[in-house]
Context: one part of a larger RNA
RNA sequence: CGAAGGAUUCUUGACGACACCUCAACCAUAGUACGAGAGGAUUUGGUUGGACUGACCCCUGGUGUACGAGUUGUCCUGCUAAGGGCACGGCUCGGUAGCUAUGUCGGGAACGGAUAAACGCUGAAAGCAUCUAAGCGUGAAGCCUAUGUCAAGACAAGGAAUCCAUGCGAGUUUACUCGCGAGAGACCCCAGGUAGACCACCUGGUUGAUAGGCCGGAGCUGUAAGGAUGGAAACAUCUUCAGGUUACCGGUACUAACGGUCGAAU
Numbered sequence: 001c002g003a004a005g006g007a008u009u010c011u012u013g014a015c016g017a018c019a020c021c022u023c024a025a026c027c028a029u030a031g032u033a034c035g036a037g038a039g040g041a042u043u044u045g046g047u048u049g050g051a052c053u054g055a056c057c058c059c060u061g062g063u064g065u066a067c068g069a070g071u072u073g074u075c076c077u078g079c080u081a082a083g084g085g086c087a088c089g090g091c092u093c094g095g096u097a098g099c100u101a102u103g104u105c106g107g108g109a110a111c112g113g114a115u116a117a118a119c120g121c122u123g124a125a126a127g128c129a130u131c132u133a134a135g136c137g138u139g140a141a142g143c144c145u146a147u148g149u150c151a152a153g154a155c156a157a158g159g160a161a162u163c164c165a166u167g168c169g170a171g172u173u174u175a176c177u178c179g180c181g182a183g184a185g186a187c188c189c190c191a192g193g194u195a196g197a198c199c200a201c202c203u204g205g206u207u208g209a210u211a212g213g214c215c216g217g218a219g220c221u222g223u224a225a226g227g228a229u230g231g232a233a234a235c236a237u238c239u240u241c242a243g244g245u246u247a248c249c250g251g252u253a254c255u256a257a258c259g260g261u262c263g264a265a266u
Stems, first nucleotide, its partner, number of pairs: 001153001005164007016150004022050007034039001052107005060101004067094005072087006112144002118138004167180005185262004189205005210256003213252005219245003226239005
């Protein structure tokens, strides 16, 4: 820009596009058919696994340099105590959210159609024979379907529901042109993230829980500081499952979501 007024939401699915379409073992059939025996099936049904692949983080783990604790050296806060800086996050032990695999769940299927090689039926040319010449079947991980995702710029531009509008004035013969108002809705902008390179997408913008703060909780760490008691002291015990706490859950307008624009008369 188009899609024959302007929009929002939901959809159909094209001789459409892409993806997938894998391998093995075991059990039963059955120690059956077969075979002198040794051995040992075709087939059909079931189970499990490998690799591959999709999604996810409840479990098991990893990471987790804005969380908690321990600890060494040194410097600083005048000193004690308590803390802070630096030393690979100084080192070490744990670890929320998120992200993850080695973790969890799922997938390949089944049915059908037309066939290849191949195997057939009927059957002449050619009184026979012959799957072929007319005609009719069976038949593959392959083809078309099917399954999953995308998909109406599929210009044959599809369908459904809902919302808004068909006013005023001027030029003017209707048509047409210009201006104004209203208006579903949309955008810029702003607070952000379930999204993300940018854009896009999604949530919210005071009639508000969108982010921060604050409050409560979960989870993590592991019993703070100060004080008391005991001990010569290191230290221990009690106060105290304390204190601290990032991304998680809920609440609460305290802070910040200010301010603008476009937009239809068929």

Predicted 3D model of a 266-nucleotide part of an RNA (large-subunit ribosomal RNA, domain VI) from a soil metagenome. RNAcentral holds the full RNA, with entries from MGnify.